[in-house]
């Protein structure tokens, strides 16, 4: 410290997840030990048991129980009496229970922190300081009688005591009062300090030498109250309060104060957030982070609140009191039914409840508390122990060595290993840890008892004794022995770790992305790795990362985000100089910021956790002393900011008023006639009742052609004939006045485009809705006729716009050039012009800078400064609900469940566009000449069959694979056989004979039968059987794959390498001007150069030339044959001898290069024309197919992963199928004839092929072919007639002498076999068809067209097919608008699986959530009235009543003071009635809303998306 994620990629914007850190944690797996800590986070639910506050006899009366004495019986034992002693139940009484423990319900508060302050206060116990402790009365609980209840508890009698209560006495430095006097203080009321005078108030004793009591002053400790600051969330909670604010007066408190009464005044708080609602104990601190911050308050510490709920007082120093009281109220419990009794949120435990939290343990030894003289005594506080891996920290399961890298397993292989693995075995060692046995602390000092010593006898000091739950712990110390101890999570990237097997969109996995559809490194499982370790790993939840709420430290043209715009109110900022001030602000100094914790330095337990000591820190407040730059505050100035005055100038600037004149529309009269209008074409609609058109003349209402735009004014909307009147405005110039008056501006006013509402008017043009008419598959649209609100006025409302410069207002800085709109100066100048500098304003253009990039650039998106609005993933929503606002429509403010992993900017590169520009291609157009009709072939669909085997499906499947389906082929189908097999290797047994001829069953395959019966080195070789390893598959997957192949295209393209440009992905090179058949070539140019394409090189033709001449060829020369002959000769025949001249055929060469000449072009690179040339710009023509596209085609040519079959999906026969036929659709073949059929005779090729072959000549057949056999392995012989041509003859326009399909009889031929199912041939038959809709198809020359030949394959042939050969031999091309395809540049894109894309809405259907709803049924808070406990004030006749005091009749005596029950009353919880407030559950329906592999209806958006 970042990391995955949005694209094809990239850059940026954002949000989702992840690695860290942590928990009082829960849950799965596993589990050896120890220290140290932690252990109900939920029901402030309910609570069985026991225990958690008792103590003092040195405060009293006193004696039930215990123990001793002591007396009397008694031998005893033991009864009995005795408070005598120890001590004591239960009682008075004293002190404490207000501490300590537990919990966080309430509280948003002076309740906590902090600082401060009482001149407005209290403190038992404790310490010191003065003084003082005299007299005396009277009751009471107890215990004893009696009595009521079931209890729990009560009643009355007699009797008794104190350190219980009461009187008197003394007493001021206490209290009050009463005026005072004097002095001094300070902070307002006042405080203090002397001093006078009245009145009032106290005490207890017990014990033996100390403890008390009483009063007064102080201290220390506790507490009380008040103030400053600071401490959640909602503004969809904006107004809240009658004790409310304040004042006199009084009550009441320890004490100040609406704290409480009574008058009186009306205040009091609130935008710096009052009121309300919801939430919540604060701190110290925890956890996190670099820090600021953020989240949190278990344990431990201070502070508070509470103690079944609610209320209330008592007592005390302290309480409104957790283990106290009283009352309601709800639960639980006993009951005799009449009444009682209870409060675990102590500690243990139980119960619920929950994912979930322990022991009804030991002990006062230590430390602390309560009471005590003390000794003790009591103490779930505490210190210990138990439970739980809940956490931190240590410690262990062994350490060395040990390759044959051992042997077996487990995995995995390419079968060669490899891997688990120094692991193991084996040797050496060591014993933590556990077993055993043994020793054994510290934690304790004290109080106390004893005892020395010192001072004056009661204190200190110092000796010695006693006391330990945890504990026989903890530590040592010894023995044997490697023995007693390892799992869990990952392993697709992020993230360290791989391969097999199994599944096959299943089952499952996932923090994100995302895996799983037959070869999953991602799901399960092995193996093996990585990681952590007595613990891994999941979940939950914080904070980091996320600068992702930006103080530190964010943004706002376009990603979310500038209010539409002005004016001004709090507020925020704010010019120059000078003087005081010291509030900000800085320094220093004092207090304080509790301890613990964090840090740091030292100790201490073997070491760490953990603890002790000691320093820092505690970033804060508070007072104080000083400094004065700056800001604030005052005070007096200044003129550079702002404004005012004078003088010009300028504008579609407002607002009200009058006028113009063109168009439209309508009327009226005329002219005039048949259409007009409108559209892509039409209709509809107007017209012979006269339209339109054309001409006057009149009405009307709106709007203002040209000027006119990169202009002008306006704060914005906005503003446009011309003229007037009112009004504002800026800008310029002077530099006279004022002197900081200034900007910004939450609320708040006011203006604000069009539509829209009201109410009245006008209504010519256009025009939502409507109505017709096209149009369409439909068209509630888009075209077109038509048309009403509107569109205009006047007044009044709405308050929105893409109110956009998508850019808040303001001041200041920071290069230029150019325009252009209003002004001013100077210079020039007769003037008009110019020329230059200024200001204000409005354009373009471009540097720095800035920006994700486009871009912006003195009009700033630079640089700064000040105010304000605004944003925080996408939907869902600008909605829902509440408010506010409007007539209404609606507006303004404004969520959340729920759901995705992304939604978006900007620019890449492609592809695509019913985008554009440029070029090309038989692409189109111009020709020919066809297909689509018919009849056959021959393929493919469908259908049918047992089977019609299988691939191939747009172009690029359909005369395709198939260059030959009668068996075979064959892979289908029946049927019938075979299993190591029809075939290939190997081993091991047995055997000796298979073939081969024949016989016989059988459809055959096979099965039987007879004959023949092999070589040998003896191992065998060849053969059959049998066994085991194997063979075999036209079975599957071309989406596993190799090769091969199509295509797009023989189109001009596709790339690198170095520099450069960009943040990048890229871009330039490859683009630009020209040119090419070409990314061919020239120029030019941040690009230089290269590869792979193009081009050439290869073959072939098309001219020549040279060398060679057989089988080829014969000009010339001779011979021979032969034919004619006018007898001269001539023709024929390469046959022979020659010959090489020609053809020709083989083999080398020449030529063609824009070489040459003119025009143009850039003195280019090329084109135009011309010369010569056989041949001219690539001469024809063929091989030759760049990167790459189509998961293109083929597992059935052939190779081959993985799967599957294995007496069968092998294999072997024989038959049958592939040839089946209502129908369609492909690609040929032959026609439809007269440029032709038919018959006669007659001329020219070139390329093939041939011995299981090609076959001549003559013979025979009407033919198909027979017979025959010469020649020829071939430049020699054969196939082999070429055909159309040409010459003649017939036909004469017809379903014909056109066509020939079908059909009938008869044949030839090849074959083992023509039945399904061959060609051919002869005689007969003589269908359809007259030239072919819609549409389509090929060709640019030796092309098309049309004629024939030959060859593969092949016994033969369904070949009319294909692959080649030659003959004859055309026609057209203006040209690129248009249709198909394709390059290259440019644009737009929401497309990238790439337009066969992407996407939107409604409807059905399913699930989620959420609004609205008649009602329903709770909670809270309040109010009004109703009743009103307990209490505490306040009255109060009668009633009760020891204590003081009075009297005298001395009594239970009377009265008096005082007191109390009962009663009224003020207040008040609880309830009760009632009517509104807010909140929340559920609610038939109903609303939209998200989501959901293959529904339905259109196609709105993205390209000009087909109507921008």
């Nucleotide at each position: 410290a970042g990391a995955g994620u949005u694209u094809g990629a990239u850059c940026c914007u954002g949000g989702c997840u992840c690695a860290g850190g942590a928990u009082g944690a829960a849950c799965g797996c596993u589990a050896g030990c120890g220290g140290c800590a932690g252990g109900c986070c939920u029901a402030a639910u309910a609570c069985a048991u026991g225990c958690a506050a008792g103590u003092c006899g040195a405060a009293c009366g006193g004696c039930a129980g215990c123990g001793g004495g002591u007396g009397u019986a008694g031998c005893a034992a033991u009864a009995c009496a005795u408070g005598c002693c120890g001590g004591c139940g239960a009682g008075u009484g004293g002190c404490g229970c207000a501490c300590g423990g537990g919990u966080g319900c309430g509280u948003a508060a002076c309740g906590c922190g902090u600082a401060u302050g009482c001149a407005a206060c209290c403190u038992a116990c404790c310490u010191u300081u003065a003084a003082c402790u005299g007299g005396g009365a009277g009751a009471u609980a107890g215990c004893c009688c009696g009595g009521a209840g079931a209890a729990a508890u009560u009643c009355g009698g007699a009797u008794u005591a104190a350190u219980a209560c009461c009187c008197c006495a003394u007493a001021a430095c206490a209290u009050a009062a009463u005026u005072g006097a004097a002095a001094c203080a300070g902070c307002a009321u006042u405080g203090u300090u002397u001093u006078a005078u009245u009145a009032u108030u106290a005490a207890a004793g017990a014990a033996u030498u100390u403890c008390g009591g009483u009063u007064a002053a102080a201290g220390a400790u506790g507490g009380g109250c008040g103030u400053g600051c600071g401490u959640g969330a909602c503004a969809u909670u904006a107004g809240c309060u009658a004790g409310u604010u304040g004042g006199u007066a009084g009550g009441g408190u320890a004490a100040c104060g609406g704290c409480c009464u009574a008058c009186c005044a009306a205040g009091g708080c609130u935008a710096c957030g009052a009121u309300g609602u919801c939430u919540a104990g604060g701190g110290g601190g925890u956890c996190u982070g670099a820090g600021a911050g953020g989240a949190u308050g278990a344990u431990c510490c201070c502070c508070c609140a509470c103690a079944c709920u609610g209320g209330u007082a008592c007592u005390g120093a302290g309480a409104c009191a957790c283990g106290g009281a009283c009352c309601a109220g709800a639960c639980u419990c006993c009951u005799a039914c009449g009444g009682g009794a209870g409060g675990c949120a102590g500690c243990a435990g139980u119960a619920a409840g929950g994912a979930a939290u322990a022991u009804u343990g030991g002990g006062c030894a230590a430390u602390g508390g309560a009471g005590g003289c003390a000794a003790c005594u009591c103490u779930u506080a505490c210190c210990c122990a138990g439970c739980c891996a809940u956490g931190c920290c240590g410690c262990g399961u062994g350490a060395a060595g040990g390759a044959u890298g051992a042997c077996u397993g487990c995995c995995c292989u390419a079968c060669g290993g490899g891997u688990u693995g120094u692991a193991a075995a084996c040797u050496u060692c060591u014993u933590u840890u556990g077993u055993a046995u043994g020793g054994g602390a510290a934690u304790a000092a004290a109080c106390c008892c004893g005892g020395u010593u010192a001072c004056g006898u009661g204190u200190a000091a110092c000796c010695g004794g006693u006391u330990g739950a945890a504990u026989g712990u903890a530590c040592c110390a010894u023995a044997a022995g490697a023995a007693u101890a390892a799992g869990c999570a990952u392993c697709g990237g992020c993230u360290a770790a791989c391969u097999c097997c199994g599944u096959g969109c299943c089952a499952g996995c996932a923090g994100c992305c995302g895996c799983g559809g037959u070869a999953a490194g991602a799901c399960g499982g092995a193996g093996g790795a990585u990681g952590c370790a007595a613990c891994c790993g999941u979940u939950a939840u914080c904070c980091g990362g996320a600068u992702u709420u930006a103080u530190u430290g964010g943004g706002u043209u376009u990603a979310a985000a500038g209010g539409g715009a002005g004016c001004g109110u709090a507020g925020g900022c704010g010019g120059g100089a000078u003087a005081a001030u010291a509030a900000g602000u800085c320094a220093g100094u004092g207090g304080u910021g509790a301890a613990a914790u964090c840090u740091u330095g030292g100790g201490g337990c073997u070491c760490a956790a953990c603890c002790c000591c000691g320093a820092a820190a505690c970033u804060g407040c508070c007072a104080u002393u000083g400094a004065u730059a700056c800001u604030g505050u005052u005070a007096a100035c200044c003129c550079a900011g702002a404004g005012u005055a004078c003088a010009u100038u300028u504008g579609a600037u407002g607002u009200g008023g009058g006028c113009g004149g063109a168009a439209u529309g309508u009327g009226u009269c005329a002219u005039g006639u048949a259409g007009c209008g409108g559209u892509g074409a039409a209709a509809u609609g107007c017209u012979u009742a006269g339209a339109u058109a054309u001409g006057a003349c009149a009405c009307a209402a709106a709007a203002c052609a040209c000027c006119g735009a990169u202009u002008g004014c306006g704060u914005a909307g906005g503003c446009a004939g011309c003229u007037c009147a009112c009004a504002a405005a800026a800008c310029u110039g002077u530099a006279a006045c004022u002197g900081a008056c200034g900007c910004u501006g939450a609320g708040g006013c006011u203006c604000g485009a069009a539509a829209g509402c009201g109410u009245g008017g006008g209504g010519a043009u256009c025009a939502a809705a409507c109505a017709g008419g096209a149009u369409u598959a439909g068209a509630u649209a888009c075209c077109c006729u038509g048309g009403u609100a509107g569109u205009c006025c006047a007044c009044g409302c709405u308050g929105u716009a893409a109110a956009c410069g998508u850019u808040g207002g303001g001041c200041g800085c920071u290069a230029g050039g150019u325009g252009u709109g209003g002004g001013g100066g100077u210079c020039u100048u007769c003037c008009a012009c110019g020329a230059u500098c200024u200001c204000c304003g409005u354009g373009c253009c471009g540097g720095a800078g800035c920006u994700a990039a486009c871009g912006c650039a003195u009009u700033a998106a630079g640089c700064g400064c000040c105010c304000c609005g605004c944003c925080u993933g996408g939907g869902g929503a600008g909605u829902a609900c509440g408010g506010c606002c409007g007539c209404a429509a609606g507006g303004c403010u404004a969520a959340a469940a729920c759901u995705c992993a992304a939604a978006g900017g900007a620019a890449u590169u492609g592809a695509c566009g019913g985008g554009g520009g440029c070029c090309c291609g038989c692409a189109c157009a111009a020709g020919c000449g066809g297909c689509g009709g018919a009849g056959c072939a021959u393929g493919u669909u469908g259908c049918u069959u047992a089977a019609u085997u299988c691939g191939g499906c747009g172009c690029a499947a359909c005369g395709c694979g198939a260059a030959g389906a009668a068996c075979c082929u064959u892979a289908c189908c029946a049927a019938g056989g075979u299993u190591u097999g029809a075939c290939a290797u190997c081993a091991c047994c047995c055997g000796g004979a298979a073939a081969c001829g024949u016989c016989c069953a059988g459809a055959g395959a096979u099965g039987g039968g007879c004959g023949c019966c092999u070589c040998u080195u003896c191992g065998g070789a060849c053969u059959g059987g049998g066994u085991g390893a194997c063979a075999g598959g036209u079975g599957g997957u071309g989406c596993a794959u190799g090769g091969c192949u199509g295509u797009c295209g023989u189109c001009a393209g596709c790339u690198c390498g170095u520099g450069u440009c960009g943040u990048g992905a890229g871009a330039u090179g490859u683009u630009g001007g020209g040119u090419u058949a070409a990314g061919u070539c020239c120029c030019g140019c941040a690009a230089c150069g290269a590869g792979c394409g193009c081009a050439a090189c290869c073959c072939u033709u098309g001219u020549u030339c040279c060398a060679u001449g057989u089988u080829g060829c014969c000009a010339g020369c001779a011979c021979g044959c032969u034919c004619c002959u006018u007898c001269g000769g001539g023709g024929g025949u390469g046959g022979u001898g020659g010959g090489g001249a020609c053809u020709c055929a083989u083999g080398g060469g020449a030529g063609a290069c824009u070489g040459c000449c003119g025009g143009g072009g850039u003195c280019a690179a090329c084109u135009c024309g011309g010369a010569g040339g056989a041949a001219g710009g690539u001469g024809g023509g063929g091989a030759u197919g760049a990167c790459g596209u189509c998961a293109a085609g083929u597992c059935a040519u052939c190779a081959u992963g993985c799967c599957c079959c294995u007496u069968a999906u092998g294999u072997c026969u024989u038959g049958g199928g592939c040839u089946g036929c209502a129908a369609a659709c492909a690609u040929g073949c032959u026609a439809c004839a007269a440029u032709g059929g038919c018959c006669g005779g007659u001329a020219c090729a070139g390329a093939g092929g041939g011995c299981u072959g090609c076959u001549a000549a003559a013979c025979c057949g009407u033919g198909a072919g027979g017979u025959g056999g010469a020649g020829c392995g071939a430049a020699u012989c054969c196939c082999u007639a070429a055909a159309a041509g040409c010459c003649g003859g017939u036909c004469u326009c017809a379903g014909u002498u056109c066509g020939g399909a079908u059909u009938g009889g008869g044949g030839u031929c090849u074959g083992c076999a023509a039945c399904u199912c061959g060609a051919c041939c002869c005689c007969a038959u003589g269908a359809a068809g007259u030239c072919g809709g819609a549409g389509u198809c090929g060709c640019u020359a030796g092309u098309a067209a049309u004629c024939g030949c030959a060859g593969a394959u092949c016994a033969g042939c369904a070949a009319c097919g294909c692959u080649g050969c030659g003959g004859u031999g055309a026609a057209u091309a203006c040209g690129u608008u248009c249709c198909c395809g394709g390059g290259c540049c440019u644009u737009g894109u929401a497309c990238a699986c790439a337009c066969c894309g992407c996407c939107c809405g409604u409807c059905a259907c399913g699930u989620c959530a959420c609004g609205a709803a008649a009602g329903u049924c709770g909670g809270c808070a309040a109010c009004a009235c109703c009743c009103g406990a307990a209490g505490c004030c306040c009255g109060u006749g009668g009633c009760c009543c020891a204590a003081c005091c009075a009297c005298c009749u001395u009594g239970u005596g009377u009265g008096g003071g005082g007191g109390g029950a009962g009663c009224g009353g003020u207040c008040g919880a609880a309830g009760g009635u009632g009517g509104g407030g807010c909140u929340g559950g559920c609610g038939a329906u109903u609303g939209g809303g998200a989501c959901g592999a293959a529904g339905u209806c259109g196609u709105a958006a993205c390209a000009a998306g087909g109507u921008a």
A computed fold for a 1508-nucleotide RNA from a metagenome, annotated as small-subunit ribosomal RNA. It matches the Rfam family "Bacterial small subunit ribosomal RNA". Its mean pLDDT, the model's own confidence on a scale to 100, is 83.